[in-house]
Context: one part of a larger RNA
C1' cells in the first nucleotide's frame, strides 16, 4: 500500500458498491416451476335464448395429452484430473425448440384415466368391476428420402457412386374461408454439447518401483460415437529420477491485491467452465439427466402413527438453532430486462428489479461564513512581571447544505392503447431557525507534537531500542501541542 474483516472509542446526511471468511452442522414456518379449453372427454357452475328435447357463451377445479421442470437459483465437499486454460482434431458424434429448403399429411383399429360402483387401510395410499375422449396407442396403404443388404463401377484399400432388394412415416385444430398454427419423412444451417489430443499451471525422494483388464492384437458385444469401454482368446507387455506409484494439500481460469519491474500472494463480489445437492449406489423418461425442489434400493437422522404402517431432506429466498472474533429483512412487485408455457389475452417466477438492516468499503457534502481586543471570565504555567488557550467566545452582520414543515412532482414505458414495485421516491419551488451535527490517535528516538502535579523498579508503558529505585518530556491525571477525520487506533492476513 490492501481486506467479504473483527474488535475498542466515536458517529449527521446522501450516492454506489459489498456483507456466515467458521458447521457441505441440523432444521419450525412460508415462498422458490409451471402452463396450454386454439390437442381432450366427462363434471360442475353461471349468462341468453328455447318448441323445455336442448342450442350457444363465459367460468372452475381435477384428469388425459403437449411443452417446459437438464435453463436459471446455490454450494466448494470431492477432485492433482484432459477438471481448468489454450492451441488443434472428430473419415468416430449427438443437437428438441429457431432458420433455410424438399416431398407428404390416405384409410382403419384397440384401449385407457377422469367419472360411477365397489373392496382394504388410522394414514400415506392400494386393488377389483363397468363407460368413454384425443395432437395418447397400434396395425394398413404410400415411400421423393433414410436405414439394412446385395451385385456393378470406382479406390492400394476405404470414401464415393449406379442399380435391385427388405423395412420404416404422419395428426388434427382455429379460420373472417384468404388463411393461420401445427404433424411426418429428409437435406443444409445456427446454437449447445460428447470424445480425442500437443503443450501449461501445487508440496513431500524421511514415498523408488508401480500395473493384472494391467499394455497390445484379433473375434463378438455396447455406445450417438473412436476405444479394455466391457467380454472370450492369444502375446507379454506397459509406467518410472524429464518424478511413476504413494502421501499430503486444492474446484480451474478471467481476474483481484501489491511492486519501477521481474516476481510473490490471491481465487470474496462479476463472468466462463468443473463438481455436488442427508450419505453410498442405481437407473428410467427425454433432444437433452444419471436428473437440488423426479423415481427405486440400502445408511444415519428427524416426524406422524390407531404399532400393522408411514413421510421428510434449505449447499434456492427469506427465517430459526449451533459453532465462531463474525456477516442482514420469515419485506414490496413483476413496472422494468431476460426466462417457461400459451395463437393471444395472460399466467408463473424469492431470476430479475427495488426497498431494510450494517461507517463494512470507495465517493462526495456537512457541523457555519464575515466582522470581532478590554486579548473578557475561567483553566494551565509563571522568574509573580506576565505567557497561553485566543479571533477562539461573548457581540454584530449574513447564508440555509443539512434539518424541520407546506405545495408541485417525474424518467425509467417501446410501433397504437392501457400498464410504475421503487414512491408521493429523485427532483423543483416556498417558508422555518446557526439552528440537529466531532471525535479519535499520539506528542524519549525511529516520528509531527512539552510542561506541571501524582507516583517512587511500585502502580504500570512497550512495535523496536528500552522507560519506572524521589524533581520521569516514556506510567497515571491535567493544561497545551502535532496528526487524521464521521471517523480514529488496535489486531490477524497479504505483497
Nucleotide at each position: 500500500g490492501a481486506u467479504g474483516a473483527a474488535c475498542g472509542c466515536u458517529g449527521g446526511c446522501g450516492g454506489c458498491g459489498u456483507g456466515c471468511c467458521u458447521a457441505a452442522c441440523a432444521c419450525a414456518u412460508g415462498c422458490a416451476a409451471g402452463u396450454c379449453g386454439g390437442a381432450c372427454g366427462a363434471g360442475c357452475u353461471u349468462c341468453a335464448c328455447u318448441u323445455c328435447g336442448g342450442u350457444g357463451g363465459g367460468g372452475c377445479g381435477a384428469g388425459u395429452g403437449g411443452c417446459g421442470g437438464a435453463c436459471g437459483g446455490g454450494u466448494g465437499c470431492g477432485u492433482a484430473a484432459c477438471a481448468c486454460g489454450u492451441g488443434g482434431g472428430u473419415u468416430a458424434c449427438c443437437u428438441g425448440c429457431c432458420c433455410u429448403u424438399u416431398a407428404g399429411u390416405g384409410g382403419g383399429g384397440a384401449a385407457u384415466a377422469a367419472u360411477u360402483c365397489u373392496a382394504c387401510g388410522a394414514a400415506a395410499g392400494u386393488g377389483g368391476g363397468a363407460c368413454u375422449a384425443a395432437u395418447a396407442c397400434c396395425g394398413c396403404a404410400u415411400g421423393a428420402c433414410g436405414u439394412c443388404u446385395g451385385a456393378g463401377g470406382g479406390u492400394c484399400g476405404c470414401a464415393c457412386u449406379u442399380c435391385a432388394g427388405a423395412c420404416g412415416a404422419a395428426a388434427g385444430c382455429c379460420u373472417u374461408c384468404g388463411g393461420g398454427c401445427g404433424c411426418u419423412a429428409g437435406a443444409g444451417g445456427a446454437u449447445g454439447g460428447g470424445c480425442c489430443u500437443g503443450c501449461g499451471g501445487c508440496g513431500g525422494a524421511u514415498u523408488a518401483g508401480g500395473u493384472a483388464g494391467u499394455u497390445g492384437g484379433u473375434g463378438g458385444g455396447g455406445u450417438a460415437a473412436a476405444g479394455g469401454c466391457c467380454u472370450a482368446c492369444c502375446a507379454a507387455g506397459c509406467c518410472g529420477a524429464u518424478g511413476a506409484u504413494c502421501c499430503g494439500u486444492a474446484g480451474g481460469g478471467g481476474g483481484c491485491g501489491u511492486g519501477a519491474g521481474a516476481g510473490c500472494g490471491u481465487g470474496a463480489c462479476c463472468c466462463c467452465c468443473c463438481a455436488c445437492a442427508c450419505u453410498g449406489g442405481c437407473a428410467c423418461u427425454g433432444a437433452g439427466a444419471u436428473a437440488c425442489g423426479g423415481g427405486c434400493c440400502a445408511g444415519a437422522c428427524u416426524c406422524c402413527u390407531a404399532c400393522g404402517g408411514g413421510a421428510g431432506g434449505c449447499a434456492g429466498c427469506a427465517g430459526u438453532g449451533a459453532g465462531g472474533a463474525a456477516u442482514a429483512u420469515u419485506g414490496c412487485a413483476c413496472a422494468a430486462u431476460g426466462g417457461g408455457c400459451g395463437a393471444a389475452a395472460g399466467c408463473c417466477a424469492g431470476a430479475u428489479g427495488c426497498a431494510g438492516c450494517a461507517a463494512c468499503g470507495c465517493c462526495g457534502c456537512g457541523u457555519g461564513a464575515g466582522g470581532g481586543a478590554u486579548g473578557a471570565a475561567g483553566g494551565c504555567c509563571u522568574u509573580c512581571g506576565g505567557g497561553u488557550c485566543g479571533u477562539a467566545a461573548a457581540c454584530c452582520u449574513c447564508u440555509u447544505u443539512u434539518c424541520u414543515g407546506g405545495g408541485g412532482g417525474a424518467a425509467g414505458a417501446g410501433a397504437c392503447a392501457a400498464g410504475g414495485a421503487c414512491g408521493g421516491u429523485a427532483c423543483c419551488u416556498c417558508a422555518g431557525g446557526a439552528a440537529u451535527a466531532a471525535g479519535u490517535c499520539u506528542c524519549g528516538g525511529c516520528u509531527a507534537a512539552c510542561u506541571a502535579c501524582g507516583u517512587g523498579c511500585c502502580a504500570g508503558c512497550a512495535g523496536c531500542c528500552g522507560c519506572g529505585g524521589u524533581a520521569a518530556a516514556a506510567c497515571g491525571u491535567a493544561g497545551g501541542a502535532g496528526g487524521c477525520g464521521a471517523g480514529c487506533g488496535u489486531u490477524a492476513u497479504c505483497c